[in-house]
RNA sequence: GACUCGGACCCAUGCGGCUCCAACGCCCAAACCUUGUCAGGCCUUGAUCGGAGCAGCAAUACGGGAUGCUUGUGGCAGGCGUGGAAUCCGGGUCACU
Repeated sequence: GACUCGGACCCAUGCGGCUCCAACGCCCAAACCUUGUCAGGCCUUGAUCGGAGCAGCAAUACGGGAUGCUUGUGGCAGGCGUGGAAUCCGGGUCACU
């Protein structure tokens, strides 16, 4: 000096971890100013039909709650895998001096 191997560093990329927020699912959730069904009662009618409609029940909304091998956007100190340019460190082989 050449070749080659490994490591560090830098970049890219993938995997996984923790965490914020949101969505979805589950539960709770409206005296009246949500809906449906409307007992009773009320109104209407000669009567029937009918009407509005409280309570109740059901559903759902604002909202809230615990949570999920769920989904999505971010954040985090760093781990592992792969690839890549240059630099640094260490080793091996060969050649020259």

A computed fold for a 97-nucleotide RNA from Oscillatoria sp. SIO1A7, annotated as Bacterial small signal recognition particle RNA. The RNAcentral record of the sequence draws on ENA. Model confidence (mean pLDDT): 77 of 100. Rfam family: Bacterial small signal recognition particle RNA. Rfam describes the family as follows. The signal recognition particle (SRP) is a universally conserved ribonucleoprotein involved in the co-translational targeting of proteins to membranes. The gene name in the source record is ffs. NCBI's taxonomy places the organism under Bacteria, Cyanobacteriota, Cyanophyceae, Oscillatoriophycideae, Oscillatoria.